[in-house]
Predicted 3D model of RNase P RNA and transfer RNA as a complex of 475 nucleotides.
RNA sequence: CCAGCAGGACGGGCGGCCGCUCUCUCGCUCCGGCGAGGGGGAGGAAAGUCCGAGCUCCACCGGGCAGGGUGCUGGGUAACUCCCAGGCGCGGCGACGCGACGGAAAGUGCCACAGAGACCAGACCGCCUCGACUCCAUAUCGAGGUAAGGGUGAAACGGUGCGGUAAGAGCGCACCAGCGGCGAGGUGACUCGCCGGCUGGGUAAACCCCACCCGGAGCAAGACCGAAUAGGAGGGCUGCAGGCCGGCUUUCGGGGCCGCCUGCAGGGGACGCCCGGCCCCGUCCUCGGGUUGGUCGCUAGAGGCUUCGAGCAAUCGGAGUCCCAGAUGGAUGGCCGCCAUCCCUCCGGAGUUACUCCAGGGAGGGAUACAGAACUCGGCUUACAGUCCCGCUGGCGCA
RNA sequence: GGCCCCAUCGUCCAGCGGCCUAGGACAUCACCCUUUCAAGGUGAAGACCGGAGUUCGAGUCUCCGUGGGGCUACCA
Numbered sequence: 001c002c003a004g005c006a007g008g009a010c011g012g013g014c015g016g017c018c019g020c021u022c023u024c025u026c027g028c029u030c031c032g033g034c035g036a037g038g039g040g041g042a043g044g045a046a047a048g049u050c051c052g053a054g055c056u057c058c059a060c061c062g063g064g065c066a067g068g069g070u071g072c073u074g075g076g077u078a079a080c081u082c083c084c085a086g087g088c089g090c091g092g093c094g095a096c097g098c099g100a101c102g103g104a105a106a107g108u109g110c111c112a113c114a115g116a117g118a119c120c121a122g123a124c125c126g127c128c129u130c131g132a133c134u135c136c137a138u139a140u141c142g143a144g145g146u147a148a149g150g151g152u153g154a155a156a157c158g159g160u161g162c163g164g165u166a167a168g169a170g171c172g173c174a175c176c177a178g179c180g181g182c183g184a185g186g187u188g189a190c191u192c193g194c195c196g197g198c199u200g201g202g203u204a205a206a207c208c209c210c211a212c213c214c215g216g217a218g219c220a221a222g223a224c225c226g227a228a229u230a231g232g233a234g235g236g237c238u239g240c241a242g243g244c245c246g247g248c249u250u251u252c253g254g255g256g257c258c259g260c261c262u263g264c265a266g267g268g269g270a271c272g273c274c275c276g277g278c279c280c281c282g283u284c285c286u287c288g289g290g291u292u293g294g295u296c297g298c299u300a301g302a303g304g305c306u307u308c309g310a311g312c313a314a315u316c317g318g319a320g321u322c323c324c325a326g327a328u329g330g331a332u333g334g335c336c337g338c339c340a341u342c343c344c345u346c347c348g349g350a351g352u353u354a355c356u357c358c359a360g361g362g363a364g365g366g367a368u369a370c371a372g373a374a375c376u377c378g379g380c381u382u383a384c385a386g387u388c389c390c391g392c393u394g395g396c397g398c399a
Numbered sequence: 400g401g402c403c404c405c406a407u408c409g410u411c412c413a414g415c416g417g418c419c420u421a422g423g424a425c426a427u428c429a430c431c432c433u434u435u436c437a438a439g440g441u442g443a444a445g446a447c448c449g450g451a452g453u454u455c456g457a458g459u460c461u462c463c464g465u466g467g468g469g470c471u472a473c474c475a
Stems, first nucleotide, its partner, number of pairs: 001395005007389004012339007020041009043370001047381002050379005055218004060277006067214005072086005087101001088099004102209002107207002109203003124150002126146007158176006177199002179196007222296004232287006238265006246258005267281003289474003303322008340368008348358004400471007409425004417455001427443005448464005
């Protein structure tokens, strides 16, 4: 210098004019507000609403079923599907990145097409032995052996090599992969060593099994004040037993349905279902009616900044210091000037075919992103013009 | 603001992870029939919202994004 990896920070500045919202003080007021001065006023993602919590209501507590989620190990945290460290696997020369990463030896299912054979495997071509035919051999036919070779496929019953054999085969041996046993190290995931020929898979983002976790709704939650209306109408709220006063049907013995009466357990309620305790006294649905107001919730918080300590780190602890948006048709903006950064065109200059470059100069034009709080936090994901800083890797050149 | 649902030819729907080169109806186009139009017949064109992942294999399963749609105030 070029190419790249990882982490962090910023994301226009200054001045003038005109506005918006909240709040404090003072003054005026016809109590509706108005005026003057001071102070605060979007983000790293405020976004998507994908996870986790706080908070509020469902009166409260518990059990079971169903359903959903998570899934290597150890830590962190209020909690998490998040973060940190480590292990293993994959990718990259490397810095480093990515991983839904429990179980296929609990069971069930599926593995299309092709192929001889695809799930208790499989002789299509081939290889080998024997027999028949024949004087002999080849070819052909028959009986058998063989999974080493060919071919199909995503996948063919461990892989490579040597020996062995009629040809072959873990049949034997060496190395490698897996499985099992033993020992050592580590908190653990796991790693290392030795031994045993023990040796067919894939799929759980298919059902499922194992371990752990999860009640529902969401600030339009919810609380209070005020105003107005028809304080309205209809319907639902289980089952069993007995009786027949009745109706319908009928094959006229009887049975079934509806209605009525009586008795027994009463009905509803955390918004999937069932049950128990317990609490309340009706409760739920639909239609119709009225209002479109105010206050609280609402911003001081798992808060920010500085510093010290513990820890590899995430993070935690101590001390000091600061107060930092609260709109409700929804404020945080608009215009002008100068500067800054970047891009394009032309002129100029250098190397010079194209073309490339300028810590250099001049002129003109353009751009300054993604996007905007709405109860609040912790994360993840996605979008983003451009700039800066620290560390690291690979290559080239020079000393 | 919050909470849900959906996405397949122009429209409305089907579609066990594999015979999907994705099927049907209406619509469109061409030809036949008819004097002509309609109806009818024959044929053609036409789509899995985008990107990753799981799998031998994805329209289907999972994740992220994009675009639509619905519900949701208070009082008696």
Rfam match: Bacterial RNase P class A. Rfam's curators write: Ribonuclease P (RNase P) is a ubiquitous endoribonuclease, found in archaea, bacteria and eukarya as well as chloroplasts and mitochondria.